[in-house]
RNA sequence: UCAGAACAUACGUCGAGUCGCGCACCAGCGCGAGCGGGGGACCCGCACCGGAAGCAAUUCCGACGGGGCGUAUCUAUCAAACCGGCCCAACCGGCGAUAGUAGGACACCUUUCAGUCCGAGCCCGACAGCUAACCUCGCAGACGUCGAAAGGAGUGUUU
Numbered sequence: 001u002c003a004g005a006a007c008a009u010a011c012g013u014c015g016a017g018u019c020g021c022g023c024a025c026c027a028g029c030g031c032g033a034g035c036g037g038g039g040g041a042c043c044c045g046c047a048c049c050g051g052a053a054g055c056a057a058u059u060c061c062g063a064c065g066g067g068g069c070g071u072a073u074c075u076a077u078c079a080a081a082c083c084g085g086c087c088c089a090a091c092c093g094g095c096g097a098u099a100g101u102a103g104g105a106c107a108c109c110u111u112u113c114a115g116u117c118c119g120a121g122c123c124c125g126a127c128a129g130c131u132a133a134c135c136u137c138g139c140a141g142a143c144g145u146c147g148a149a150a151g152g153a154g155u156g157u158u159u
Base pairs, nucleotide, nucleotide: 004159005158006157007156008155009154011144012143013142014141018033019032020031021030022029023028034139035138036137037136038135039134044129049062050061051060052059053058065127066124067123068122069121074100075099076098077097078096082094083093084092085091103118104117105116106115108152109151110150111149112148113147
């Protein structure tokens, strides 16, 4: 160094959300690497919202517009009030509740069985399809798991 065998391989989970260097020294800032997101041609595809102000460029507002991050999407039912669409009703949408559901998670990886959970939230502001070059942004936050089987990989110790 290669190959085989035995034993071990618990501190981690979701998430892109980590590491290094320097300046500072509470914090924070800058650079690089790595990981993640958005914008952005030809070709192809799609389509041209409403109102107000303005001479125009443009600015402002808008819940039945549209779009982004994310697993977090969709369906049905409920019952009265409330809000809005429109003066009323009907109807539609929003708000609230319940039951499901696409989908997602559970200690190296894949599959199967079992079990337990999640199925949210936030952002842009009339506007973005795809998209090479290019441009640009983020590197948080919240937690606590101890079932089984098969196959595969890496590492350590011994031989």